[in-house]
RNA sequence: AUCACGCUUCCGGGGUGCUGUUGUUCAUAGAACAUCGGCUGAGAUCAAACCCGUAGAACCUGUCCAGGAUAAUGCCUGCGAAGGGAGGAGAAGGAAUCUUACC
Numbered sequence: 001a002u003c004a005c006g007c008u009u010c011c012g013g014g015g016u017g018c019u020g021u022u023g024u025u026c027a028u029a030g031a032a033c034a035u036c037g038g039c040u041g042a043g044a045u046c047a048a049a050c051c052c053g054u055a056g057a058a059c060c061u062g063u064c065c066a067g068g069a070u071a072a073u074g075c076c077u078g079c080g081a082a083g084g085g086a087g088g089a090g091a092a093g094g095a096a097u098c099u100u101a102c103c
Base pairs, nucleotide, nucleotide: 001097002096003094007090008089009088010087011053012052013051014050016047017039018038019037020036022034023033024032025031026030059084060083061082065078066077067076068075
């Protein structure tokens, strides 16, 4: 001298599944909606919350995917060194890097 992560601020991106009781509608089975519960998880459109913003697995496509579990489900693992995907500023700084001087 430059500057990552982190912090602050403003801005932006994203998901909301499975299942049970009760009620209503269509009504043969069953399906849809609503309330209240259960499962996993940071978060299940109940938050104005949670997570993520290029060092990008937040999230989407592949996917009505594959294997293993489960009451059931992206519940777990793989696919994934695949493809896509949303950022500016500020103060400081010590993961570091470069230059110069001296020893």
Predicted 3D model of a 103-nucleotide RNA (TPP riboswitch aptamer (THI element)) from a Chitinophagaceae bacterium. The sequence was found by an Rfam model in a public genome assembly. The prediction has a mean pLDDT of 79. Taxonomically the source falls in Chitinophagaceae (Bacteria, Pseudomonadati, Bacteroidota, Chitinophagia).